A computed fold for a 1492-nucleotide RNA from a metagenome, annotated as small-subunit ribosomal RNA. Its mean pLDDT, the model's own confidence on a scale to 100, is 84.
[in-house]
C1' cells in the first nucleotide's frame, strides 16, 4: 500500500471484519544464559510484627551502671574520670517516601503582574553583643488510679523566660525639601595567649542587598451531556472599619440594584494536571505506570496551635465508624513509608543486605541518623544480546507417511568419521566502583604583640553492601539446553484416515448430512522462536465526523412557506490607523524524552556529550498590497416616485343560469332501480316516465390551454367596494441603505376539535343486499357525523422539482405567456426584458439523468446526514380542549439494509405470430362385459424398477419348470463361475445302479490323449492360499443410453464500436417466410452449431441387364394355366441417369425479397413419407442392459435344488378389445393386395375328424417351394327392431396342441349355457388426404400362449369463417421487492421457549439543597467572679498594667427533624419489541399482485 463480505451478474452506497504497531498485562503450552528496566491498574478496603527522624554535653542542671583513689562502723560514703538513659533548651521534624480519594479550580499548562507580598538555614556589605531580675522541669518528698497518666509540697540551672539601657538608611508622624519628634535589640559557647582597654572561631541581636523558596492576582489553552436554560442576596458594586505578610465581600455595618448567561451561565456526570507515552505520512486520535514538574490527600469530618514555613502522613484538640487493652471506672490504635498478612482479582514480588558510593538532617568536628538510596533475591512482565553446535557423510539405510504400481517424501536428516567449545561443570586469578574525611607534613598568602585560628596549594592518609562480583586463565566433554501456532480464502503452508448437520472448527465469509485440502489424529509443508498462540485495550487501515478531506433529485441527509433579530459575509475611489497579516531581533519554551553525529559497556538494549527540534506565548523594531477600523467621496448592487401593463393573488357585499333532490298540482300506467348476475330498495295508498309551479343547499359546464396568478398552501360563473404583489420602458432621486439568517413571528391542504348557524348532492361509522370456504372489504341499497359559512384551536401530508436562498459566469434550436422596441409591399420577419414548457453541447453524475428555470463552474450564509432493526418508539421537558404535535435515546439483535443499471424468469400487462391450441368436422375415451397395466390392500412372498406433462399393453419383444432377482423348506463353502501359484491324483467323457422331493451323496462299467518320454504340457478332480460372487446401497459421486420443452428456430463466436462495468451491437427495425428463410436498411463485418440441402422410400420418364418375374409378335401343347420352345417389346426387379429452379407469363410489392394468379408438365411453389434432434432445462429416467467410484456382505446380503410366488382381490384409475345392432347379423355363392417368413423350419397334395386337429410327405435355404383361405366388398337369401337369430361375459361337459409336466397358472375347438350392454355424467382425447374412419395379411419375441408391439397393404371421408376465447411455443416491449426465478417472494394477530427493556403499588440505598432544632472543639469578641513571680507605683500594705482559669456571645462539624429533588437495587402485575425448528389462521404487499 490494501483485501474479504449485500449480486445470477455489475457499478455506487454504506456497515461489519482482516493483514500493522504498541502494553504496567492476564491466560493456555513451552522453557537454555546473560544484560537492562518493570511489577496492587481491582476495596483512598482492613492490618499482626519489624524497621522507615533524629541530632547536639562545644547551649543547660545534672548523671545510674563501670573504673580510678581516698575513708569506713562493711551497711556505705567522698573525690576524680568515661558515660547510658530521662530533662530543659536549640535546629530538624513542612524535606525526603507513599497514594490519586477529591477536584471541571487559577487545580494544571504557557506568558505576564505584584508600586499588594514574606522568605529560617545560606552569601555579600555596615553595625551592636551593655547592665539585671524572677521562675521552672529534671531531682526530692508525698497522695490518686489496673493502666495510660494526673496532682500537691521543697529546692535548682541555662543560648528557657522578662524587664531597663543604647541605636539607624527600618517603621510612624510632620515636612516641598534638607531634615526634625517619636517607637523599637540582644545570649552565650568553646580555643589560645606575654591573662588584658585581651585575641580567634562558633553562635545571638539590628539594618540593607542577593539567592533560594513560597503566597496573592491576570491573558491564553486543555472533558461530555441543552433531555442541565436560566442562575444569584455577601449576590455585583461603593463607603467606613474589621483581618492578613499581602490585594480583596476574605468578614462587618450602612448605601445602590446590580453581577453571569446561548461566545453555555447554574446544574448533573466524569476527570488528578502537564513534560511526556502509543498511534499516525502529517493533520489529528488514545492515554497521564515507571522518570520528572506541580497539586491534592493522609482512617472519616472539623479545629486551630507551634512555627521563617503546616492547618502538618509516622504532631495536637474535638465528633464519627472500626480495631484492640481494662481490674468496667476508663484507656490506646492509624502502613495511600520499606518488608509482609488477610480479603477481593484474570492478575502483579523479599517480613534480604548496607549506609561501601550519591542525597539528606543534626553537629565545630569526629560522628550518629537514614526502607531516601545503593546492591541483591522473586516473575520470560518488557527489551536486548548469545547458545542448543560445525564440516563431510547416498545403499538416498531402517521406521514413518502416501502411492494400483513404478516410485515419491521425511532426507544429508539420521548412522557414520573429523573438528570446535560460545554455553555447562570444576580449579584457580582478578579489575573497576574509593572520591577524600579526620589527622599529618611541606610550600605560598593576608593579618595579628603572640599563639590558636583564618585563606590557598601539593603530597601522605581509613573505610566495598554487592562479591565466591565483573572479566581472564586451565581442565573435562557435543556434552546441559526447543517449543508453539498454523496449512478453504484474505494468508505463506496438503495428502491420508476417522467422523457424517454428530463429535466440533470459527476474526469476517462460512465448513460439517459417507469421498471434508475448513471438525479430530497422523505424516508432511509454513511461520516466528525461548518463545509462541488466545483474550483484553488503544491507535491505524476508516476520506466510516472528512482543517487537511465528504456529502444531501432516486442510496442516510434542504427546514412545508415566509417574514425578520443575533450573527456571518458583503460593490467602485481616494484616505487614517496598524487589531489581523507579512517579516527582524529578542525573552521563554526546565531537565529527561525524540531526532542528527560521536563516544562508553565484547555487540545491542542500556548510558554519556554535543547539535538540533520543542510548529507555542511575552517584549519590540519595520511594512502596509488584502482584511478591518477612520474620514471623504461616487453609483454598476439595493431602493423610491412617475407613465403604462397582463393575472382563477386576497378580503367583503351583491347577483346569475344549468343540474341535483324535495314540496304541489296535471297527464299515464306496472313497473322502476340496481348489477357480471342478483337481491336489499322502490311502486295499484299511481312509482319510474312526462309537463307546469314552488323550495332548499353545494359547486360554477363550454371558454380551459405543461395558460395566468401567488412565498408556500393554494386560487376558476359575474358586478362593485377595499387591497398586496409582479412586469416593461425611461427620465429624475436617495447613495451599499446589501445576502443569508440560529432563536422569535407570521402563514399554513384535507381530516379532526369547540360554539353558533346550515344541511340539496356526496359520504366515514353504521344497517340492510349480494359475493365468498369466510367477507367485519370490494359491488349494490341507504345512511349518521363530516362536507358549506362564521369566529377560534390544530400545525401535520409523498406540504414533491422527494432538487434551501442569493448573486455572477458557462453552445444552441424550438414552443408558449406578458410587455418593449426596429423594418414591412399589414403574410410577417428581426431584436430585447421577465416567465413557463421540451429537445440538446460542454461539463457533471454511481448510473439514471440534469443541462442559463444545472444536478455545471464559483462566492457567501442557513438546515440536515453518518449501516439496518429496535423507533420517530421509551422517557423527561414544551405546545394542544382532547386528538395528538415537536424534542428525541438506550439495552439488545443483525452482517447485511440500500440506490441505480444488467441478463433471465415471471405477469390474472401489452404487440405481432405460429401450432388438430382453440373454433369447423369425423371417429372415439368416461357408463357395460372382458384382456392387459398402475394404485391400494392383502400375503410366507405377492421380487424390482418406472409416478403430472415426460410412470400406468413402460423395462417385459410374451412368469406353468426355467426366466426368477421373492418366499418356505432342504444343502454346499476357494464356492455355480474366472485366473495364479504350491502339492497331490487322474485322460477327458460316456453310461448304469441304490437312497433321497431334488440338488447330492455312495457305488459299478466302459474309455486311457500329445511329445524332446525317470519327465513336460493339454484336460479333469482334490488339498492350500491369494481370491471368486452379489438383480446388496447410492442415478444426488458417475460414463454411457433415453425421455421431455421439440424439428420448436433458435444457440453462440472473432474482430469492430458503445457503455466505469454487468453487458449491448451483431441477432434490434421494415418487409416476407414452414424457417435467426431471404431482401432492404442500419456501428457493424464475418463466421459457427442449428433451419434447408446432401442420403433413404415413394411418384414420372429414358437407358442398361433379364430368371424364378414377364408374354406384345411367331411356334408348339393342354381340360385349364407362360405350360413349352423362344423372345427383350410390356409389366416388374435390380442398376444408371433425367425431371422442378418461382425457370416462364400476368399482377402487388421499394426497381428488393417474396406472394397472389396462370401456362406447361407425372409431379408447382419444403411435390408426399423417413431417417436426421443446436445451445440447453428438469441434480428427470436407469448401479436390475452394460460399465464404474465409494460403501457394505463373506459357512453368506454368495451358490445349488424342491415348492410356491410375481396369475391373490371389498376398490381406484390408466390403455385396449368386443358390443350394444338392420350403413346390422347369419347363410350360400364370388373378385381383387402388399409386405413379410421358413430348416431343431415352412409343410403341399391325398385321407381321417363337425372342428381344433391327426395322418402323410411332395416341394423349397427359396422373384422357383411352402405358410396362404386376404377381409370389408360384389351377387342372392333370411332375420324386421325384440335384450332379439343383436351381444357374447359366465359356467357346465367333451376335446385338440404344445411341453418332462397345463390343480394353483397355457392356448384353441365341439355341444350347452346366455351375464351386463338399447351408444354412455362431469370431464376429457386423436385426426387436415390417400389421411381420419373401417378391413383383413404379415412378422418379432415364442416349445405352447398377442385384445399388445412393429409392419403392410384394401376401401376410403367430412371440415378448417377465422385467430375473441383454452394450452404450448416465438420475437419485441413493460412492470418486478423474483434469480432455488410465482410450485417465487412475502405481511400481520394468535399459540410456545428465551432474552433486554419500558411502565409500576410499593419497598430499599446513596447524593445535593433548603428550613428548623442541638451544638463538640476551636478562633475572635465581651466579662471581671478566682487567681496572679518578674514591670510600675509606693516605706509597707496594697494598688496598677499585663496574664491564666472561670463566665457568656458570634460563627461553627458530627447529629436530629420537617420537606422537596436527582440517582441505584428490588417488586406483584402490566406493556410492546428482538430472537427462534417445517405450529395455526387468513393472503396485505411485490406484476394492473387479480379493488393500482
Nucleotide at each position: 500500500a490494501g483485501a474479504g463480505u449485500u449480486u445470477g451478474a455489475u457499478c455506487c452506497u454504506g456497515g461489519c471484519u482482516c493483514a500493522g504497531a504498541a502494553c504496567g498485562a492476564a491466560c493456555g503450552c513451552u522453557g537454555g544464559c546473560g544484560g537492562c528496566g518493570c511489577g496492587u491498574u481491582u476495596u483512598a478496603a482492613g492490618c499482626a510484627u519489624g524497621c522507615a527522624a533524629g541530632u547536639c554535653g562545644a547551649a543547660c542542671g545534672g548523671u545510674a551502671a563501670c573504673c580510678u583513689g581516698g575513708c569506713u562502723u562493711c551497711g556505705g560514703c567522698c573525690a576524680g574520670g568515661c558515660u547510658a538513659g530521662a530533662g530543659u533548651g536549640g535546629c530538624g521534624a513542612a524535606c525526603g517516601g507513599g497514594u490519586g480519594a477529591g477536584u471541571a479550580a487559577c487545580a494544571c499548562g504557557u506568558a505576564a503582574g505584584u508600586a499588594a507580598u514574606c522568605u529560617g538555614c545560606c552569601u555579600u556589605u555596615g553595625g551592636a553583643u551593655u547592665g539585671g531580675g524572677g521562675a521552672u522541669a529534671g531531682c526530692u518528698c508525698a497522695u490518686g488510679g489496673a493502666a495510660a497518666c494526673a496532682u500537691g509540697g521543697g529546692g535548682u540551672a541555662a543560648u528557657a523566660c522578662c524587664g531597663a539601657a543604647u541605636a539607624a538608611u527600618a517603621c510612624c508622624a510632620g515636612g516641598c525639601a534638607a531634615c526634625u519628634g517619636g517607637u523599637g535589640a540582644a545570649a552565650g559557647a568553646u580555643g589560645c595567649u606575654u591573662u588584658a582597654u585581651g585575641c580567634a572561631u562558633c553562635g545571638u541581636c539590628u539594618a540593607a542587598a542577593g539567592a533560594u523558596g513560597a503566597g496573592c492576582u491576570u491573558g491564553c489553552g486543555g472533558c461530555u451531556c441543552a433531555u442541565u436554560a436560566g442562575c444569584u442576596u455577601g449576590u455585583u458594586g461603593g463607603u467606613a472599619g474589621g483581618g492578613u505578610a499581602a490585594u480583596g465581600g476574605c468578614c462587618u455595618a450602612c448605601c445602590a440594584a446590580g453581577g453571569c448567561g446561548a461566545c453555555g451561565a447554574u446544574g448533573a456526570g466524569u476527570a488528578g494536571c502537564c513534560g511526556g507515552c502509543c498511534u499516525g505520512a502529517g493533520a489529528g486520535g488514545g492515554u497521564g505506570a515507571u522518570c520528572g514538574g506541580c497539586c491534592a490527600c493522609a482512617c472519616u469530618g472539623g479545629g486551630a496551635c507551634u512555627g521563617a514555613g503546616a492547618c502538618a502522613c509516622g504532631g495536637c484538640c474535638c465528633a464519627g465508624a472500626c480495631u484492640u487493652c481494662u481490674a468496667c471506672g476508663g484507656a490506646a490504635g492509624g502502613c495511600a513509608g520499606c518488608a509482609g498478612c488477610u480479603a477481593a482479582g484474570a492478575a502483579u514480588c523479599u517480613u534480604c543486605c548496607g549506609c561501601a558510593a550519591u542525597g539528606g538532617g543534626c553537629g565545630a568536628a569526629a560522628g550518629c541518623c537514614u526502607g531516601a538510596c545503593g546492591g541483591a533475591g522473586c516473575g520470560a512482565c518488557g527489551c536486548c544480546g548469545c547458545g542448543u553446535g560445525a564440516a563431510c557423510g547416498a545403499u538416498g539405510a531402517a521406521g514413518g507417511c502416501c502411492g494400483a504400481a513404478a516410485g515419491g517424501u521425511u532426507g544429508u536428516a539420521a548412522a557414520g568419521u573429523u573438528c570446535u567449545u560460545u554455553u555447562c561443570u570444576u580449579u584457580g586469578u582478578g579489575a573497576a566502583g574509593a572520591a577524600u574525611a579526620a589527622u599529618g607534613u611541606c610550600a605560598g598568602g593576608a593579618g595579628g604583640a603572640a599563639a590558636u585560628g583564618c585563606c590557598u596549594g601539593a603530597c601522605a592518609g581509613a573505610u566495598g553492601a554487592c562479591g565466591u562480583u565483573a572479566g581472564c586463565a586451565g581442565a573435562g566433554g557435543a556434552a546441559u539446553a526447543a517449543g508453539c501456532c498454523c496449512c478453504g480464502g484474505c494468508u505463506a503452508a496438503u495428502u491420508a484416515c476417522g467422523u457424517g448437520c454428530c463429535a466440533g472448527c470459527a476474526g469476517c465469509c462460512g465448513c460439517g448430512g459417507u469421498a471434508a485440502c475448513a471438525c479430530g489424529u497422523a505424516a508432511g509443508g509454513g511461520g516466528c522462536a525461548a518463545g509462541c498462540g488466545u483474550u483484553g485495550u488503544u491507535c491505524g487501515g476508516a476520506a466510516u465526523u472528512a482543517u487537511u478531506g465528504g456529502g444531501u433529485g432516486u442510496a442516510a441527509a434542504g427546514g412545508g412557506c415566509g417574514u425578520g433579530u443575533a450573527g456571518g459575509c458583503g460593490g467602485c475611489u481616494c484616505u487614517u490607523c496598524a487589531a489581523g497579516c507579512u517579516u527582524g531581533g529578542u525573552g521563554u519554551g526546565a531537565a529527561a524524552g525524540g531526532c542528527u553525529a560521536c563516544g562508553g559497556c565484547u555487540u545491542a538494549a542500556c548510558c554519556g556529550u554535543a547539535g538540533u527540534u520543542a510548529u507555542g506565548c511575552g517584549c519590540u523594531g519595520a511594512g502596509a498590497a488584502c482584511u478591518g477600523u477612520u474620514g471623504a467621496g461616487c453609483u454598476a448592487g439595493a431602493g423610491u416616485u412617475c407613465u403604462g401593463u397582463a393575472g382563477g393573488g386576497g378580503a367583503g357585499a351583491c347577483u346569475g343560469g344549468a343540474a341535483u333532490u324535495c314540496c304541489u298540482g296535471g297527464u299515464g300506467u306496472a313497473g322502476g332501480g340496481g348489477u357480471g348476475a342478483a337481491a336489499u330498495c322502490u311502486g295499484u295508498a299511481g312509482a319510474u316516465a312526462u309537463c307546469a309551479g314552488g323550495a332548499a343547499g353545494a359547486a360554477c359546464a363550454c371558454c380551459g390551454g405543461u395558460g395566468g396568478c401567488g412565498a408556500a398552501g393554494g386560487c376558476g360563473a359575474g358586478u362593485c367596494u377595499c387591497u398586496g404583489g409582479g412586469c416593461a420602458u425611461g427620465a429624475a432621486c436617495u447613495g451599499a441603505c446589501g445576502c443569508u439568517g440560529a432563536g422569535g413571528c407570521g402563514c399554513g391542504a384535507a381530516a379532526g376539535c369547540g360554539u353558533a348557524g346550515g344541511g340539496a348532492g356526496c359520504g366515514a361509522a353504521c344497517a340492510g343486499g349480494a359475493u365468498u370456504a369466510g367477507a367485519u372489504a370490494c359491488c349494490c341499497u341507504g345512511g349518521u357525523a363530516g362536507u358549506c359559512u362564521a369566529c377560534g384551536c390544530u400545525g401535520u401530508a409523498a406540504a414533491c422539482g422527494a432538487u434551501g436562498u442569493a448573486c455572477a459566469c458557462u453552445a444552441g434550436g424550438u414552443g408558449u405567456u406578458g410587455g418593449g422596441g426596429g423594418c414591412g409591399c399589414u403574410a410577417g420577419u428581426c431584436c430585447u426584458c421577465a416567465g413557463u414548457g421540451c429537445c440538446g453541447u460542454a461539463g457533471c453524475u454511481a448510473a439514471c439523468g440534469u443541462g442559463u428555470u444545472a444536478a455545471g463552474u464559483g462566492u457567501a450564509c442557513c438546515a440536515c446526514c453518518u449501516g439496518g432493526g429496535g423507533a420517530g418508539u421509551a422517557u423527561g421537558c414544551c405546545c394542544g380542549c382532547a386528538a395528538g404535535g415537536g424534542u428525541g435515546a438506550a439495552a439488545c439483535u443483525c452482517a447485511a439494509a440500500g440506490g441505480a443499471a444488467u441478463u433471465g424468469a415471471c405477469g390474472g400487462g401489452g404487440g405481432c405470430c405460429c401450432g388438430c391450441a382453440c373454433a369447423a368436422g369425423c371417429g372415439g375415451u368416461g357408463g357395460a362385459g372382458c384382456a392387459u397395466g398402475u394404485g391400494g390392500u392383502u400375503u410366507a412372498a405377492u421380487u424390482c424398477g418406472a409416478u403430472g406433462a415426460u410412470a400406468c399393453g413402460c423395462g417385459a419383444g410374451g412368469a406353468a419348470c426355467c426366466u426368477u432377482a421373492c418366499c418356505a423348506g432342504g444343502g454346499u463353502u476357494u464356492g455355480a463361475c474366472a485366473u495364479g501359484u504350491a502339492c497331490u491324483g487322474g485322460a477327458a467323457u460316456g453310461u448304469c445302479u441304490g437312497a433321497g422331493a431334488g440338488a447330492u451323496c455312495a457305488g459299478g462299467c466302459a474309455g486311457c490323449c500329445u511329445c524332446u518320454u525317470u519327465g513336460a504340457g493339454g484336460c479333469c478332480g482334490g488339498u492350500a492360499u491369494a481370491c471368486a460372487g452379489g438383480u446388496g446401497c447410492u442415478g444426488c459421486a458417475u460414463g454411457g443410453c433415453u425421455g421431455u420443452c421439440g424439428u420448436c428456430a433458435g444457440c453462440u463466436c472473432g474482430u469492430g464500436u458503445c457503455g466505469u462495468g454487468a453487458g449491448a451491437u451483431g441477432u434490434u427495425g421494415g418487409g416476407u417466410u414452414a424457417a435467426g428463410u431471404c431482401c432492404c436498411g442500419c456501428a457493424a463485418c464475418g463466421a459457427g452449431c442449428g433451419c434447408a440441402a446432401c442420403c433413404c422410400c415413394u411418384g414420372c420418364c429414358g437407358u442398361c441387364u433379364g430368371u424364378u418375374a414377364c408374354c406384345a409378335u411367331c411356334a408348339g401343347g393342354u381340360a385349364a394355366u407362360g405350360c413349352u420352345g423362344g423372345g427383350g417389346a410390356c409389366u416388374c426387379a435390380g442398376g444408371c441417369g433425367g425431371a422442378a429452379c418461382u425457370g416462364c407469363c400476368g399482377g402487388u410489392g421499394a426497381c428488393a425479397a417474396a406472394c397472389c394468379g396462370g401456362a406447361g408438365g407425372a409431379a408447382g411453389g419444403u411435390g408426399g413419407g423417413g431417417a436426421c434432434g443446436a445451445g440447453g432445462u428438469c441434480a428427470a429416467g436407469u448401479c436390475a442392459u452394460c460399465a464404474u467410484g465409494g460403501c457394505c456382505c463373506u459357512u453368506a446380503u454368495a451358490u445349488c435344488c424342491u415348492g410356491g410366488g410375481c396369475u391373490a382381490c371389498a376398490c381406484a384409475c390408466g390403455u385396449g378389445c368386443u358390443a350394444c345392432a338392420a350403413u346390422g347379423g347369419c347363410c350360400g355363392g364370388u373378385a381383387c393386395a402388399g409386405a413379410g417368413u421358413g430348416a431343431u423350419g415352412c409343410g403341399a397334395a391325398a385321407c381321417c375328424g363337425c372342428g381344433a386337429g391327426g395322418u402323410g410327405g411332395a416341394g423349397c435355404a427359396a422373384a422357383u417351394c411352402g405358410c396362404a383361405g386376404a377381409a370389408a366388398g360384389c351377387c342372392g337369401g333370411u332375420c324386421u327392431a325384440a335384450g332379439u337369430c343383436c351381444g357374447g361375459a359366465u359356467u357346465g361337459g367333451a376335446g385338440u396342441c404344445u411341453g418332462a409336466a397345463a390343480c394353483u397358472c397355457g392356448a384353441c375347438u365341439c355341444c350347452a349355457u346366455g351375464a351386463a350392454g338399447c351408444u354412455g355424467g362431469a370431464a376429457u382425447c386423436g385426426c387436415u388426404a390417400g389421411u381420419a374412419a373401417u378391413c383383413g395379411c404379415a412378422c418379432a419375441u415364442c416349445a405352447g400362449c398377442a385384445u399388445g408391439g412393429u409392419g403392410c397393404g384394401g376401401u376410403g371421408a367430412a371440415u378448417a369463417c377465422g385467430u375473441u376465447c383454452c394450452c404450448g411455443g416465438g420475437c419485441c416491449u413493460u412492470g418486478u421487492a423474483c434469480a432455488c426465478a410465482c410450485c417465487g417472494c412475502c405481511c400481520g394477530u394468535c399459540a410456545c421457549a428465551c432474552c433486554a427493556c419500558c411502565c409500576g403499588a410499593g419497598u430499599u440505598g446513596g447524593g445535593g439543597g433548603u428550613a428548623c432544632c442541638c451544638g463538640a472543639a476551636g478562633u475572635c469578641g465581651c466579662u471581671a467572679g478566682u487567681c496572679u513571680a518578674a514591670c510600675c507605683a509606693g516605706c509597707a500594705a496594697u494598688g496598677g498594667a499585663g496574664g491564666a482559669c472561670g463566665g457568656u456571645g458570634c460563627c461553627g462539624a458530627a447529629g436530629g427533624u420537617a420537606u422537596g429533588c436527582c440517582u441505584g437495587g428490588u417488586a406483584a402485575g402490566g406493556g410492546g419489541g428482538g430472537u427462534g425448528a417445517a405450529g395455526u389462521c387468513g393472503u396485505a404487499a411485490c406484476a394492473a399482485g387479480g379493488u393500482a